[in-house]
The prediction has a mean pLDDT of 81. Predicted 3D model of a 74-nucleotide RNA (transfer RNA) from a Planctomycetota bacterium. Its Rfam family is "tRNA". Its family is annotated with triplet codon-amino acid adaptor activity in the Gene Ontology. Rfam's curators write: Transfer RNA (tRNA) molecules are approximately 80 nucleotides in length.

This record gives sequence, C1' cells and structure tokens, in this order.
RNA sequence: GGGCCCGUAGCUCAGCUGGAUAGAGCAGCUGUUUCCUAAACAGCAGGUCGGCCGUUCAAAUCGGCCCGGGCCUA
Repeated sequence: GGGCCCGUAGCUCAGCUGGAUAGAGCAGCUGUUUCCUAAACAGCAGGUCGGCCGUUCAAAUCGGCCCGGGCCUA
C1' cells in the first nucleotide's frame, strides 16, 4: 500500500431485511427491608448510535470520505 471486520449508556453487548418513545445485563443514585452492611425488591438517571456529507417522506440501519481499533496480505 491492498483487502476484511469492528466502533450504540461508565463497562459488556443486542438491534443493522430503513419506519414503534433507541434497548438488556452489570455498575451508579433513591426508596422499602435490616441494629448496620450485604442480598432481595421497587423506581430513577444516564446516549449528538465514532465524525462529516449524501440517498430517502423517513437513517443506529444504505452509499462515499475521514478518524480510532483488530486481523490477513505484499
């Protein structure tokens, strides 16, 4: 240099056959319970879906370029 894959919540990931208010588990916070802690249970908060541009009535999802990570190859 060329090719392929990945990037979504603090962490690990699902969703990627375009349309639902963008989700789960863990972590965090609040409450119940307990002498206290933990556990359990109930609830809450947390996201420019890596960035920009494009296609479309509509993009996390499709296309282009760029950034970061991994693998293969010369």

Description
The source organism's lineage runs through Bacteria, Pseudomonadati and Planctomycetota.